[in-house]
A computed fold for a 344-nucleotide part of an RNA from Ehretia macrophylla, annotated as small-subunit ribosomal RNA, central domain.
Model confidence (mean pLDDT): 87 of 100.
It matches the Rfam family "Bacterial small subunit ribosomal RNA". Gene Ontology terms of the family: ribosome and structural constituent of ribosome.
The full RNA is in RNAcentral, with records from SILVA.

Context: one part of a larger RNA
RNA sequence: CUGGGCGUAAAAGGCACAUAGGCGGUGAAUCGGGUUGAAAGUGAAAGUUGCCAAAAACUGGCGGAAUGCUCUUGAAACCAAUUCACAUGAGGGAGACAGAGGAGAGUGGAAUAUCGUGUGUAGGGGUGAAAUCCGCAGAUCUGCGAAGGUACGCCAAAAGCGAAGGCAACUCUCUGGGUCCCUACUGACGCUGGGGUGCGAAAGCAGAGGGAGUGAAUAGGAUUAGAUACCCUAGUAGUCCAUGCCGUAAAUGAUGAGUGUUCACCCUUGUUCUACAUGGAUCAAGGGCCCAUCUAAUGCGUGAAAAACUCCACCUUGGGAGUACGGUCGCAAGAUCGAAACAC
Numbered sequence: 001c002u003g004g005g006c007g008u009a010a011a012a013g014g015c016a017c018a019u020a021g022g023c024g025g026u027g028a029a030u031c032g033g034g035u036u037g038a039a040a041g042u043g044a045a046a047g048u049u050g051c052c053a054a055a056a057a058c059u060g061g062c063g064g065a066a067u068g069c070u071c072u073u074g075a076a077a078c079c080a081a082u083u084c085a086c087a088u089g090a091g092g093g094a095g096a097c098a099g100a101g102g103a104g105a106g107u108g109g110a111a112u113a114u115c116g117u118g119u120g121u122a123g124g125g126g127u128g129a130a131a132u133c134c135g136c137a138g139a140u141c142u143g144c145g146a147a148g149g150u151a152c153g154c155c156a157a158a159a160g161c162g163a164a165g166g167c168a169a170c171u172c173u174c175u176g177g178g179u180c181c182c183u184a185c186u187g188a189c190g191c192u193g194g195g196g197u198g199c200g201a202a203a204g205c206a207g208a209g210g211g212a213g214u215g216a217a218u219a220g221g222a223u224u225a226g227a228u229a230c231c232c233u234a235g236u237a238g239u240c241c242a243u244g245c246c247g248u249a250a251a252u253g254a255u256g257a258g259u260g261u262u263c264a265c266c267c268u269u270g271u272u273c274u275a276c277a278u279g280g281a282u283c284a285a286g287g288g289c290c291c292a293u294c295u296a297a298u299g300c301g302u303g304a305a306a307a308a309c310u311c312c313a314c315c316u317u318g319g320g321a322g323u324a325c326g327g328u329c330g331c332a333a334g335a336u337c338g339a340a341a342c343a344c
Stems, first nucleotide, its partner, number of pairs: 004315002007298002014199004021192003025086006033079002035075004040070003048064006089189001090186002092183002095180003101175007108152001114146005123134002160167002204245003209240001213239002218234004256311004261306001265288006272281003294299001319342001326337004
């Protein structure tokens, strides 16, 4: 490279937007670059192959192939190009609608811990059992009050929204996307996407704040042969906010994106239509079960892992190794691209 693959065996990029490129609706007309038919020229010799002569090998003669190129002359389905048109892909407009989608500001109640104060007295806390620990300088419990930080019970659901990460008290402001339905608008404007750009949990980093609870590190108490752990008592960074970095996760549906096609049944969410009806039908979305098919099996099964097409990423025995070197990025931690020797 070819062939084969990518849920779980090696292998879908964390996700999107988009450049080059690749691929791409319907009906006409034109053109003749690609394509295709025919004819001609050329395709040296050697070589190769067929026949003949002769023959040990050779040699000699005649022919073929040489899938190519050039030129001439046709065809016009397809690809390309140009022009005209269409409305089904894509978009736009009118009317409804659902939603923890995003950003900013404000407000609220419950609970923990602290402080002040009243009442009140000897324990509290913790565990498998204990102890460290707190408490007569008045704790735990309980009433009232204050200040402060975090998270938002019930509703709550296989529910909803978002490209993914993710999103949940309430109100206001700004704002993105989506679904249904109508359409007399545009007229292929589409899909994918190497590089590129942006977003991207948690942890971590920088310099400012904040600090209730929790809690790496650390200290003590236990357990144990030991216990640098699991359990307990404390507790720093962090967790929170604003700004800037980092750019990774079992970033998972371990399943790339897009398009159309495919037996039934049962729920849920949001619309639309309906002869009123505990109903029926249609779209879009979230689930369950199952034909056919597929699969090594497990299982998947109209949201496919079925049967097809287009584009892109990735895989090629295990280890060495996601290491070394080098490049790029980063304040650093490190990230990204990414080998070989060697032995099996």